Context: one part of a larger RNA
């Protein structure tokens, strides 16, 4: 390489948009550089295969046939594929009506808690622990009341619930805005799927500049514990956590499961919309669609398990794997302010 694989053994890019490329619905007509069939020519000999023969056999040698496969020319076929034209509506998209939602961004807003300041009441403790101590407190703490300021996060509702491509998203209100479902089947008429490069987004931590800093809290200081204790526990506490703008681009970025399409028994629960029946109406019940879960049939799986949201049955396209270590390292290159990231070996060794 072929092959075989990728939930957990090595292996699905963190996620999306999309270029080239690959693949692509139904009908008709025409055509034929793919495809298929025939003919002709060529494809040296030896080798290989079969049959026969010769060395006493065999290896070996000789003869004949077959084969090797392709290429070229030519004749034909038109199902599939391509191309051209015409048409269609089941894919895709648009339209109208309607609906749900922590989807995003911006601005504002509310209450609880916390903390600080000031004032009142009040007096000797408070805090902390396994036990203590450091610490705070007679310059009046803790407790309690009032007023004012500040920053961060949003209890209950809350759910196996919802939304988003993923990361992720939750007080409430307004503004701007993206996506999705259902019903109608009005329009376009294959406009589709995937997607190497490429582009964008991308938790936390970290970085730059400027703000902000209540609580928490790497580092650090102190108190304990201990043989020691650069820890676990306690008292403090800087960066950070928050905001704006700009970087970083990594995660057990997980469903450890790429995307799309079709098909294949079911039960139960739940979210959203539509229809039916019933009803004053809602609920309940039945049907259909789109999600989210759970249990399971066939089937699959090494097993665990998966099971119409497949890890079943198939197709298209992409990514990735190929014994362990050395190593996600060295070198080179690209990116980055840096930290570092991406790409990515070998010697050697088992």
């Nucleotide at each position: 390489u072929u092959g075989g694989g990728c939930g957990u053994a090595a292996a699905g890019c963190g996620c999306a948009g999309g270029u080239a490329g690959g693949c692509g619905g139904a009908a008709a007509u025409a055509u034929u550089a793919g495809u298929c069939a025939g003919a002709u020519g060529u494809c040296a000999a030896a080798u290989c295969u079969u049959c026969g023969a010769g060395c006493u056999c065999a290896a070996c040698u000789c003869g004949a046939a077959a084969a090797c496969u392709g290429c070229a020319u030519u004749u034909g076929a038109a199902a599939c594929g391509g191309u051209a034209u015409u048409u269609c509506u089941a894919g895709a998209g648009a339209g109208u009506g309607u609906g749900a939602g922590a989807g995003a961004c911006c601005a504002g807003u509310g209450g609880a808690a916390c903390u600080u300041a000031u004032g009142g009441u009040g007096u000797a403790g408070c805090a902390g622990u396994g036990a203590a101590a450091u610490g705070c407190g007679u310059u009046g703490a803790u407790a309690u009341c009032a007023u004012a300021g500040g920053g961060a996060a949003c209890a209950c509702c809350a759910a196996a619930g919802g939304c988003g491509a993923a990361g992720g998203c939750a007080u409430c209100u307004g503004g701007u805005u993206g996506g999705c479902g259902c019903a109608c089947u009005u329009c376009u008429g294959a406009c589709g799927c995937u997607g190497a490069g490429c582009u964008g987004c991308g938790a936390a931590a970290g970085c730059g500049u400027g703000g902000g800093u209540a609580g928490c809290g790497a580092a650090u200081g102190g108190g304990a514990u201990u043989a020691g204790a650069u820890a676990c526990c306690c008292c403090a506490g800087u960066a950070g956590u928050c905001c704006a703008c700009g970087c970083c681009c990594u995660a057990a970025a997980c469903g450890a499961u790429g995307c799309a399409u079709a098909c294949u028994u079911g039960g139960c629960a739940u979210u959203u919309c539509g229809g039916g029946a019933a009803u004053c109406g809602a609920c309940c019940c039945c049907c259909a669609a789109a999600g989210u879960g759970u249990c399971g049939u066939a089937g699959c799986u090494a097993a665990c398990g998966c099971g119409u949201u497949a890890a079943g049955u198939a197709u298209g396209c992409c990514g990735c794997c190929u014994g362990g270590g050395a190593a996600g390292u060295a070198c080179g290159a690209g990116c980055g302010c840096a930290a570092g990231c991406u790409u990515a070996a070998a010697a050697c060794u088992c």
This is a predicted structure of a 350-nucleotide part of an RNA (small-subunit ribosomal RNA, central domain) from an uncultured Parcubacteria group bacterium.
The coordinates come from a structure-prediction model, not an experiment, and the mean pLDDT is 87.
Its Rfam family is "Bacterial small subunit ribosomal RNA".
The RNAcentral record of the full RNA draws on Greengenes.